[in-house]
RNA sequence: AGAGUUUGAUCCUGGCUCAGAGCGAACGCUAGCGGCAGGCUUAACACAUGCAAGUCGAGCGCCCAGCUUGCUGGGAGCGGCGAACGGGUGAGUAACACGUGGAUUACGUACCCUUUGGUGGGGCAUAACUGUGGGAAACUGCAGCUAAUACCGCAUAUGGCCUACGGGUCAAAGCCUUCGGGCGCCAAAGGAUGGGCCUGCGGCCCAUUAUUUAAUCCUUGUUGGUGGGGUAAUGGCCUACCAAGGGUACGAUGGGUAGCUGGUCUGAGAGGAUGAUCAGCCACACUGGGACUGAGACACGGCCCAGACUCCUACGGGAGGCAGCAGUGGGGAAUAUUGCGCAAUGGGCGAAAGCCUGACGCAGCCAUGCCGCGUGAGUGAUGAAGGUUUUCGAAUCGUAAAGCUCUGUCGGGGGGGAAGAAGAUCUGACGGUACCCCCCAAGAAAGCACCGGCUAACUCCGUGCCAGCAGCCGCGGUAAUACGGAGGGUGCAAGCGUUGCUCGGAAUCACUGGGCGUAAAGCGUACGCAGGCGGCUCGUUAAGUCGGGUGUGAAAGCCCGGGGCUCAACCCCGGAACUGCAUUCGAAACUGGCGAGCUUGAGUACGGGAGAGGGAAGCGGAAUUCCUGGUGUAGAGGUGAAAUUCGUAGAUAUCAGGAGGAACACCGGUGGCGAAAGCGGCUUCCUGGCCCGAUACUGACGCUCAUGUACGAAAGCGUGGGGAGCAAACAGGAUUAGAUACCCUGGUAGUCCACGCCGUAAACGAUGAAUGCUAGCUGCUGGGAAUGUUUACCGUCUCAGUGGCGACGCUAACGCAUUAAGCAUUCCGCCUGGGAAGUACGGCCGCAAGGCUAAAACUCAAAGGAAUUGACGGGGGCCCGCACAAGCGGUGGAGCAUGUGGUUUAAUUCGAAGCAACGCGAAGAACCUUACCCGGGUUUGAAAUCCCGCGAACCUUGUGGAAACACGAGGGUGCCCUCGCAAGAGGGAAUGCGGUGACAGGUGCUGCAUGGCUGUCGUCAGCUCGUGCUGUGAGGUGUUCGGUUAAGUCCGGCAACGAGCGCAACCCCUAUCGUCAGUUGCCAUCAUUAAGUUGGGAACUCUGACGAGACUGCCGGUGAUAAACCGGAGGAAGGUGGGGACGACGUCAAGUCCUCAUGGCCCUUAUGUCCGGGGCUACACACGUGCUACAAUGGUACCUACAGAGGGCAGCGAUACCGCGAGGUGGAGCAAAUCCCAAAAAAGGUGCCUCAGUUCGGAUAGGAGUCUGCAACUCGACUCCUUGAAGCUGGAAUCGCUAGUAAUCGCGGAUCAGCAUGCCGCGGUGAAUACGUUCCCGGGCCUUGUACACACCGCCCGUCACACCACGGGAGUUGGUCGCGCCUUAAGGCAAGGUUUUAAACCCUUGACUACGGUAUAGUCAGCGACUGGGGUGAAGUCGUAACAAGGUAACC
Repeated sequence: AGAGUUUGAUCCUGGCUCAGAGCGAACGCUAGCGGCAGGCUUAACACAUGCAAGUCGAGCGCCCAGCUUGCUGGGAGCGGCGAACGGGUGAGUAACACGUGGAUUACGUACCCUUUGGUGGGGCAUAACUGUGGGAAACUGCAGCUAAUACCGCAUAUGGCCUACGGGUCAAAGCCUUCGGGCGCCAAAGGAUGGGCCUGCGGCCCAUUAUUUAAUCCUUGUUGGUGGGGUAAUGGCCUACCAAGGGUACGAUGGGUAGCUGGUCUGAGAGGAUGAUCAGCCACACUGGGACUGAGACACGGCCCAGACUCCUACGGGAGGCAGCAGUGGGGAAUAUUGCGCAAUGGGCGAAAGCCUGACGCAGCCAUGCCGCGUGAGUGAUGAAGGUUUUCGAAUCGUAAAGCUCUGUCGGGGGGGAAGAAGAUCUGACGGUACCCCCCAAGAAAGCACCGGCUAACUCCGUGCCAGCAGCCGCGGUAAUACGGAGGGUGCAAGCGUUGCUCGGAAUCACUGGGCGUAAAGCGUACGCAGGCGGCUCGUUAAGUCGGGUGUGAAAGCCCGGGGCUCAACCCCGGAACUGCAUUCGAAACUGGCGAGCUUGAGUACGGGAGAGGGAAGCGGAAUUCCUGGUGUAGAGGUGAAAUUCGUAGAUAUCAGGAGGAACACCGGUGGCGAAAGCGGCUUCCUGGCCCGAUACUGACGCUCAUGUACGAAAGCGUGGGGAGCAAACAGGAUUAGAUACCCUGGUAGUCCACGCCGUAAACGAUGAAUGCUAGCUGCUGGGAAUGUUUACCGUCUCAGUGGCGACGCUAACGCAUUAAGCAUUCCGCCUGGGAAGUACGGCCGCAAGGCUAAAACUCAAAGGAAUUGACGGGGGCCCGCACAAGCGGUGGAGCAUGUGGUUUAAUUCGAAGCAACGCGAAGAACCUUACCCGGGUUUGAAAUCCCGCGAACCUUGUGGAAACACGAGGGUGCCCUCGCAAGAGGGAAUGCGGUGACAGGUGCUGCAUGGCUGUCGUCAGCUCGUGCUGUGAGGUGUUCGGUUAAGUCCGGCAACGAGCGCAACCCCUAUCGUCAGUUGCCAUCAUUAAGUUGGGAACUCUGACGAGACUGCCGGUGAUAAACCGGAGGAAGGUGGGGACGACGUCAAGUCCUCAUGGCCCUUAUGUCCGGGGCUACACACGUGCUACAAUGGUACCUACAGAGGGCAGCGAUACCGCGAGGUGGAGCAAAUCCCAAAAAAGGUGCCUCAGUUCGGAUAGGAGUCUGCAACUCGACUCCUUGAAGCUGGAAUCGCUAGUAAUCGCGGAUCAGCAUGCCGCGGUGAAUACGUUCCCGGGCCUUGUACACACCGCCCGUCACACCACGGGAGUUGGUCGCGCCUUAAGGCAAGGUUUUAAACCCUUGACUACGGUAUAGUCAGCGACUGGGGUGAAGUCGUAACAAGGUAACC
């Protein structure tokens, strides 16, 4: 110090979240030791038990005990002092309660200190005690006795107090003694200590707690005065009377919350949060009230009364108060021992010894925190075993372990042993503690969280949107570094994590230190009181301001220095600091006050000027509508098209006249005026403001403005008028799936006027007002000039206004830019994530509609602004394509073929799915193929490698079986090497059989894990890079622009200059020519034949190799002198000549795991493999692609021509013969420019048919055959005879084609035993049309809008239905709290009276006051509430399509 998260990406705005520090904490897992600290934050809930305040015999009497008989000790009383301290708690309290500084001439202060003086002499009682009663008890009555440092007079008065200045009034106590004295007592003064009261200033929230300056809000002892009372003391503190005041927007009153402070935590600081422990103050002591005693209390361990609760009781009455220390129950996430001691410190009493002290000192419990220590150290590589991973090589845990050598903190045992004691002796709870020495043995001592990014740390397995994780973003749907486990790693460590809370980061409330054109945010506009701010000069003052001094700012804490516990935490000492307050002395620039002036701010007067500025009255013409009359006839009107509507009762049209209302064409203009809203015919009257010019005057009179006041479009409301046109609502007609809309025909409020309300708008420049300063250029409006010359309806200058463009500067960018969104100052208003919501509740205003003010619960991680690149648009511009149009022929109807869907089935194997699946994979399913089904077999396998055994291989053959297969029989012994004379033996190669296990095998899954290949946009003209430039950036530029092209093709221009992949060309075929070559091809000339058959020829055709040719090269025109285009010449061919191959970056998670390859998963006597049969050929139906037709441009019969390109040896197969034919027999020739397939067909000629379901059409069916093949039943093709279906040109819709093309005609080939209407090729005949680019489809470039980016098959809105959540209303109901009135009144003090001989006191009575209580009423805050309202949230509900593109009616207020 920052980081993550909105987007495809970017910058900004903005919220959410994280990393840090802290805690009286709690929870989970874990846990060795010590030191120091801390420990009911909740129920101020209730409390058993013990203890927490006594002491004094040197004040007094009495009683008791012990004995050493005059001593010691004790008890209950009287009396004194203390018990008002110490200790606890934080309920109440928003207050002079606290903090800080003052004031007290308005006051006390026991004990203590200092000083002065005094202490004489009397008296009356009473407790204890005794006696006698009452009562269960607590307790208490009566009678009697007695003492004092208890009580009361008298005397005295240095003095004190009171005073009207005459005077009045006020004391005392003794005790002890070593006889020296000591301790007391009284009065007074001073001090010290500790208080009371008063006061300036300071510190919480709500104005939805205020008819807004006061009759209106609060206040009636209230504010003040006088007299009196009361107090230690001032005072309405109390009382009587008088006056009517006092507080409040600088926040009264009310409500909520809260003890305050030193400090503590955090923070760079300023701040923010907090108020445990320690310290100061306050308040409280079961709840409420009250006083008594006393120096001091309205008293925690005192009293009285009332109340609630608990306990005792003999039922008559009594007792009690842990928010003291322990402890118990309860509450709670949660907080300790019914310990030891007065040894120390401190307190009370006492002369003292001493007694008391749960204050305190210690110990116990708790990782609650802080600090310190340890759990070992060195060495040790066969890198052991084992775990995990693995690419199988290894890697890692890992010097880690083991092993060897050491040490002893800590632990255990033993021994010694403090300081703390002041104060000579004695005295230690802690404690045999700290500490020291010796011995023992690595022995007893490590966990927790995390490892996707933020954020340090990665792999395997399991799981499969499940289980789960998650602080935010987000992970998980079969290859999860994010879930769970493991291995490894990272971080911290006796702790580690989680949760909660605070500050920080957050400049995210901004004083330091933010903003408001579009992100949240300028009030609709003006006027203006309070308030804030304010020009120039001089003087004065000293409030602010600045400086010095003084007092205070407690201690502790923080900081610095030093010291003590072995260190540290901790503790001690000193310093600094405490930023403050008060006071005093100075300074006088600035601000303020006062005084005096000035003129530049502001204003006034004078002279001109422009204007839809406002109000009132009058007038005018055009047009619409209506009425009357004329002419006139069948339509008019309206729309995309129509209809409703009007019209033969005469419309529309047209002419004339009349009525009435509203609005003012042209001029008219980023022209004018006005504060804004707003203002438009003409004239008159009344009236506001503004501008300019020149002089004079006033002399700061100014600016802004909370509250307030006024104005304020449209719509709306009230009353009364008016009503032509228009027109919500409404009605009808259309449109539509619907159409409560858009369109049409009507039409009422309203629009208009008068008066009164309303008070809001995207009331916008989305830009508050004022002032000053900061380049220019240019247009327009209204003034002025004494200025210039070329004298003009000119130029120039200047003031005011209103526009455009632009510099600096600013801005997130867009943009703003002297009319600022620049640089500054002053004042006001407003903002603080989105939604809920400008809503609810409350209040105010309003006749109502509604307006103003204005939340929360809950919910999301975004919501936004600007700009960028794309994509898209029922946006625009330019351009292209058989895209449309113009044509020709089809499909869609029929029958059949073929593919698909569906259905069926044991199986109908699988894939392909808009274009870009569907005569597609399949260039050919009867078996095979074959992957499917049924059945039968088989298990190292049908095929591969390795190992073992046997046999050469191999041949013939039998039985069973549908075959696979199973079980047999016979023959046969080869080749190479070694040994051996030989026989033979051994080994090897090849091969077969059997066996074992490694393995094979899989057309099983995943094309969404992949490679490769392919389709498609699209043969569309695009897609990019380097450097430079530019922008904060994403990006842009280049590639845009002007031309041009088939083309990002070329030219020109340009902050770009170049380059790459594409285009084109290079390649192949074809069209012309040449050269070479001349058989199997060719034949002009010569000869010959039935025939180029043969001789011959090499000219031609042809063949096939090499060349030529075409390049806008030439000419003219257009164009920019370009590129290029148009026309022409020449040429076989002319502007890429025609055709092919060739497919940029990429898109579609496009297709293919069933061509092949391949990761992962799955099967392994089966999902492998073999065999037989079946199926892929099914058939109500639907679709695609085709064939044949429907006929006369035809059919049929006969005759007769002309191709090209191919194929052929398990092949093509001629002549010939047989068969009606398919075909058969047969075999010449041919590995083919030679032979064969092979007949080309349409065409041509001749005849018949004559418009008919036919001499069209050929489906279907019967019969008979042929061929292939092991086999044509399921299920082949072909032939012959017979049969002769639908169909007479095809609805909506839709396809192909621009020339040798469409159409039409036949021929060949691949696959293939056989099987084509399919596919791939070949030639023959051979058209029509294209005006053109408006429209449909697709595409390219530029531009525009966008709320889209999964990119329009996008996004997205509202109702309804369902579930859940919080909230509002709600008849009411329950409770708390508070105000006021009234009633009753305890205790208590006060007052009055009585009693007593008087005074005092006691006692009695009465009065007002008064707690609790009762009653009545008003407010306020909560809980519950049938029902109800909207809101929010929720993977796949319903209805529509509102918005985003011109969103299909521009959107919005």